About this RNA: A computed fold for a 482-nucleotide part of an RNA from an uncultured prokaryote, annotated as small-subunit ribosomal RNA, 3' major domain. Rfam family: Bacterial small subunit ribosomal RNA.
Context: one part of a larger RNA
RNA sequence: UGACGGGGGCUCACACAAGCGGUGGAGGAUGUUGCUUAAUUCGAAGCAACGCGAAGAACCUUACCAGGGUUUGACAUGCAGGGAUUAACCCCAUGAAAGUGGGGGGAUUGCCUUCGGGUGUAACCUGCACAGGUGUUGCAUGGCUGUCGUCAGCUCGUGCCGUGAGGUGUUGGGUUAAGUCCCGUAACGAGCGUAACCCCUAUCGUUAGUUGCCAGCGGGUCAUGCCGGGGACUCUAGCGAGACUGCCGGUGUCAAACCGGAGGAAGGUGGGGAUGACGUCAAGUCAUCAUGGCCCUUACGCCCUGGGCUGCAAACGUCCUACAAUGGCCGGUACAGAGGGCUGCCAACCCGCAAGGGGGAGCGAAUCCCAAAAAGCCGGCCUUAGUUCGGAUUGCGGGCUGCAAUUCGCCCGCAUGAAGUCGGAAUCGCUAGUAAUCGCGGAUCAGCACGCCGCGGUGAAUAUGUUCCUGAGCCUUGUACA
Numbered sequence: 001u002g003a004c005g006g007g008g009g010c011u012c013a014c015a016c017a018a019g020c021g022g023u024g025g026a027g028g029a030u031g032u033u034g035c036u037u038a039a040u041u042c043g044a045a046g047c048a049a050c051g052c053g054a055a056g057a058a059c060c061u062u063a064c065c066a067g068g069g070u071u072u073g074a075c076a077u078g079c080a081g082g083g084a085u086u087a088a089c090c091c092c093a094u095g096a097a098a099g100u101g102g103g104g105g106g107a108u109u110g111c112c113u114u115c116g117g118g119u120g121u122a123a124c125c126u127g128c129a130c131a132g133g134u135g136u137u138g139c140a141u142g143g144c145u146g147u148c149g150u151c152a153g154c155u156c157g158u159g160c161c162g163u164g165a166g167g168u169g170u171u172g173g174g175u176u177a178a179g180u181c182c183c184g185u186a187a188c189g190a191g192c193g194u195a196a197c198c199c200c201u202a203u204c205g206u207u208a209g210u211u212g213c214c215a216g217c218g219g220g221u222c223a224u225g226c227c228g229g230g231g232a233c234u235c236u237a238g239c240g241a242g243a244c245u246g247c248c249g250g251u252g253u254c255a256a257a258c259c260g261g262a263g264g265a266a267g268g269u270g271g272g273g274a275u276g277a278c279g280u281c282a283a284g285u286c287a288u289c290a291u292g293g294c295c296c297u298u299a300c301g302c303c304c305u306g307g308g309c310u311g312c313a314a315a316c317g318u319c320c321u322a323c324a325a326u327g328g329c330c331g332g333u334a335c336a337g338a339g340g341g342c343u344g345c346c347a348a349c350c351c352g353c354a355a356g357g358g359g360g361a362g363c364g365a366a367u368c369c370c371a372a373a374a375a376g377c378c379g380g381c382c383u384u385a386g387u388u389c390g391g392a393u394u395g396c397g398g399g400c401u402g403c404a405a406u407u408c409g410c411c412c413g414c415a416u417g418a419a420g421u422c423g424g425a426a427u428c429g430c431u432a433g434u435a436a437u438c439g440c441g442g443a444u445c446a447g448c449a450c451g452c453c454g455c456g457g458u459g460a461a462u463a464u465g466u467u468c469c470u471g472a473g474c475c476u477u478g479u480a481c482a
Base pairs, nucleotide, nucleotide: 001482002481003479004478005477007476008475009474010473011472012471013470015466016465019430020429021428022427023426026321027320028319029318030317031316032315033314034312035311042053043052064307065306066305067304068303069302070301073130077129078128079127080126081125082124089104090103091102092101093100094099109120110119111118112117132296133295135294136293137292141290142289143285144284145283146281148279153192154191155190156189157188158187159168160167161166172183173182174181198273199272200271201270203241204240205239206238207237208236209235213230214229217228218227219226244267247261248260249259250258251257323423327382328381329380330379331378332377333376339370340369341368344363345362349358350357351356389420394415395414396413397412398411399410400409436458437457438456439455440454441453442452
């Protein structure tokens, strides 16, 4: 100087408390361990591994296994030799394919030319250098990332103090979300962080008016901005205004600031995002990529078929669906936002109980389509029951994608209807348009979503406390630790 303490003081955080909803029990989905296996490829490991890499494992992917093949190679560059017969293409045999064997077929062009050819060259063939490796080391590395933590800290120059390590500044008194600001001060200044600048959102103005809008005017329809037209309104998207403790009162060191109030769409950081200091964990990644060393070179490279990554006594994590009446079922009816669409989204209409099929209009989209939002509201049935709760499991029939759904996809219909009556010890999330609850979209993608990333609808309760648990910051104290 740090680190640590079942030392102290001050302070903070969904840390506790106060509340609301869960997990832990059930069934299923998914990841992991373990076991099994020819293989069940590899990595991730307390928080910070475990719906993680994977934003799509039937083939492919694929890195694993078995078998079949191949050796200048699937891919790059160079050298030497062959190079008017080989390549493309077609056919035959063999094969599961990859491939292997055979036949047909004949392509490009420069120069010279005695028109016979000579010479050079691409593909291709032979050979040699080399390629190739998801083989190893993340404790040799770059890059990227997680975490403490959006915590308020981490430092420097000069000066001063100390033999020195180092200290001071950065401590102290207030204050703040903040090393934020004020005051004091052997310190005076400065940098990286904080804040602000950036984006979205909440109010208003202005400009613009199509594909959006429709108040007034006119026309038209069973009806619809449908048409003429209009820019008022909504909206769209560019510019601007607006919030600054600016104003008033009080408290305070005539300070910083805090409390209350006015006005205001918004008030003291308005709400959200992006943004992550010096560093810590030899944290993670050699399997995104790059890369040193080491290793393989008729194989640890490469191609293919099939299998595996989906195996199942068991254990754990994360989720989904429930156990019902604030509910389930049936009928009717209303209101979003954000997105996506040409190998695409697919309307009307027809067929089918449905999944879906036929059909073909429109739309490269503020125009058309996906599209129905759902919870909600209105009406009806069910009456506490393992039930009209719950939907696992299984049987049969069918649909879709795809070369192909047996291992191993998704969906529909009929039948079957399991466990489950609110969950031990323990444990998680959340402070407001939040939790809870309801549906919608997107990426990946031929197909496949209970995951992920977004979007809106409905919309609470509780906390004015810091004793305790956990983590963190500043000061101080002890230490046989570094």